[in-house]
About this RNA:
Model confidence (mean pLDDT): 81 of 100. The RNA shown here (transfer RNA) has 74 nucleotides and comes from a bacterium. It matches the Rfam family "tRNA". Rfam links the family to the GO term triplet codon-amino acid adaptor activity.

């Protein structure tokens, strides 16, 4: 030096142009339950979708640079 994949909640991940732009699991908080606890069950909080541009009536999605993290060749 070349080529290729990932980047969304604290941690693992789905979504893939639209009707409400954002959802599960786990974790975290409160409340039942319990003599406590831990499982149960119920509700909540928590994201500017890595960064700028660009296409598009409309972008988390697609395209460009760019950053950062893995893999393969030299």
């Nucleotide at each position: 030096g070349g080529g290729c994949g990932a980047c969304u909640a604290g941690c693992u991940c789905a979504g893939u142009g639209g009707u409400u732009u954002a959802g599960a699991g786990c974790g975290c908080u409160g409340c039942u339950c319990u003599g406590a606890u831990a499982a149960a069950g119920c509700a909540g909080a928590g994201g500017u979708c890595c960064g700028u541009g660009g296409u598009u009536c409309g972008a988390u999605u697609c395209c460009a640079c760019g950053g950062u993290c893995g893999c393969c060749c030299a």